[in-house]
RNA sequence: UAAGAGGGUUAGACAGUCGCCCUAUUGGGAGGAAAGUCCGGACACCAUCCACUCUAUGUGGAUACUGGUAGCGGGUAACACCCGUCGUCCGCGAGGAUAGGGAUAGUGUCGCAGAAACGAAACAUUUGGGCGCCCGUCCAUCUAAGGUGAAAAGAGACAAACCCUACCAGGUGCAAGGCCGUGUCUGCGCUUGCCGCAGAAGUGCCGCAAUGAGCGCUCUUGGUAACAAGACGUCCAGAUAGAUGACUGUUCUCGACAGAAUCCGGCUUAUCGACCCUCUUAGUAU
RNA sequence: GCCGAUGUAGCUCAGUAGGUAGAGCGCACCCAUGGUAAGGGUGAGGUCACCAGUUCAAUCCUGGUCAUCGGCU
Numbered sequence: 001u002a003a004g005a006g007g008g009u010u011a012g013a014c015a016g017u018c019g020c021c022c023u024a025u026u027g028g029g030a031g032g033a034a035a036g037u038c039c040g041g042a043c044a045c046c047a048u049c050c051a052c053u054c055u056a057u058g059u060g061g062a063u064a065c066u067g068g069u070a071g072c073g074g075g076u077a078a079c080a081c082c083c084g085u086c087g088u089c090c091g092c093g094a095g096g097a098u099a100g101g102g103a104u105a106g107u108g109u110c111g112c113a114g115a116a117a118c119g120a121a122a123c124a125u126u127u128g129g130g131c132g133c134c135c136g137u138c139c140a141u142c143u144a145a146g147g148u149g150a151a152a153a154g155a156g157a158c159a160a161a162c163c164c165u166a167c168c169a170g171g172u173g174c175a176a177g178g179c180c181g182u183g184u185c186u187g188c189g190c191u192u193g194c195c196g197c198a199g200a201a202g203u204g205c206c207g208c209a210a211u212g213a214g215c216g217c218u219c220u221u222g223g224u225a226a227c228a229a230g231a232c233g234u235c236c237a238g239a240u241a242g243a244u245g246a247c248u249g250u251u252c253u254c255g256a257c258a259g260a261a262u263c264c265g266g267c268u269u270a271u272c273g274a275c276c277c278u279c280u281u282a283g284u285a286u
Numbered sequence: 287g288c289c290g291a292u293g294u295a296g297c298u299c300a301g302u303a304g305g306u307a308g309a310g311c312g313c314a315c316c317c318a319u320g321g322u323a324a325g326g327g328u329g330a331g332g333u334c335a336c337c338a339g340u341u342c343a344a345u346c347c348u349g350g351u352c353a354u355c356g357g358c359u
Base pairs, nucleotide, nucleotide: 001282002281003280004279005278006277007276008275009274010273012251013250014249015248016247017246018245020029021028022027031257035268036267038266039265040264041263042262043173044172045171046170047063048062049061050060051059052058066169067168068167069166070165071085072084073083074082075081086100087098088097089096090095101164102163106162107161108158109157110156118154123146124143127140128139129138130137131136177206178205179204180202184200185199186198187197188196189195190193214234215233216232218231219230220229221228222227252255287358288357289356290355291354292353293352296311297310298309299308305342313329314328315327316326317325335351336350337349338348339347
């Protein structure tokens, strides 16, 4: 210098004006994916059985028709995620991919081609013999590369075919579910009232967002790592017709994909441009 | 917001415990008719929604993406 491998950051910036949501302090206001809803959990309610109890009902455990996971070890609240490591495949390499238990438990499948496709025997070839003029036919014997196929007899291949083994999972999802003394609607009652009772719907209120598996360009310790523990700092959108916008100016590398709705951990998918770190191969120069 | 199903020819649908995809209607041409329809014959038309993986082999099995439809207060 060229071509690559792995990982990370950012998601235009600044100022002014006018608005919107939450709040009441002069504070905060979309994302790395808020998306797909593909996994896992928190949380809530529900089913059957058992045990315990402070008998309010609460707490704990089990449930396998079926579904899921799959080398080994670890992390985690949990996972199909993450970390380490072994094997196999790909790459010159840095590295990448990997649903990777069992085919002597059993069942099933192996198209076309080929003599034969899974209990191995038959056919063909060679040789010998019998019948027979020959063609042919019968018996015995020899060859194992008879050249098709992904695979040719071998402890065959296929379990992302059924299945077996080990482990995990009871079910449904915030449209779960709860409250209502206020408001709305409906019905009934009479004492006819801004009355009482019952029911329904319904963000009217809660669940629901400032204490959490919370967050961090921080530090320490343990660990190869994922991660864990401690210290310090910090509070960071929250509606229910649903906020997060518009305009102006300056500036740059001229701005992609895209908009929260119970919350969180992952995975997958979409994504303009720019920047940073580590490493590999080849060439050149010193 | 949550849950479930479907995608195969122009349209409506089959299909397969994996072996190379059909039917009806429609379309083109031919026969038949004086001519048309009906009828008979021949034929065309398919990325089995898309992308990967497993496998000798995928419409079928597995994962992802897209589109469409349905249900739940």
Predicted 3D model of RNase P RNA and transfer RNA as a complex of 359 nucleotides. Model confidence (mean pLDDT): 77 of 100. Rfam match: Bacterial RNase P class A. Rfam links the family to the GO terms dimeric ribonuclease P complex, ribonuclease P activity and tRNA processing. The family's RNA type in Rfam is ribozyme.